[in-house]
A computed fold for a 73-nucleotide RNA from Vicugna pacos, annotated as transfer RNA. Rfam family: tRNA. The family's RNA type in Rfam is transfer RNA. The sequence is in RNAcentral, with records from Rfam. The organism belongs to Vicugna, within Eukaryota.
RNA sequence: GGUAUCAUAGCUCAAGUGGUAGAGCGCAUGCCUAGCAUGCAUGAGGUUCUGGGUUCAAGCCCCAGUACUUCCU
Numbered sequence: 001g002g003u004a005u006c007a008u009a010g011c012u013c014a015a016g017u018g019g020u021a022g023a024g025c026g027c028a029u030g031c032c033u034a035g036c037a038u039g040c041a042u043g044a045g046g047u048u049c050u051g052g053g054u055u056c057a058a059g060c061c062c063c064a065g066u067a068c069u070u071c072c073u
Stems, first nucleotide, its partner, number of pairs: 001072002004069001007066001010025004019056001027043005049065005
């Protein structure tokens, strides 16, 4: 220098061929307990990497950029 892949909640990851953003763990509250742990219930938490484009509508499609990783030289 080039190729491919990836970027979504605090962490690890989903979201079939565009149509209201989800799970587990963690966190908070309540129940339970003499108290903790476990368990049960509820809840909070997201400018989907950045900037444009297409579309009635973009996490998803297109372009550019940034960062991680893989491969080639």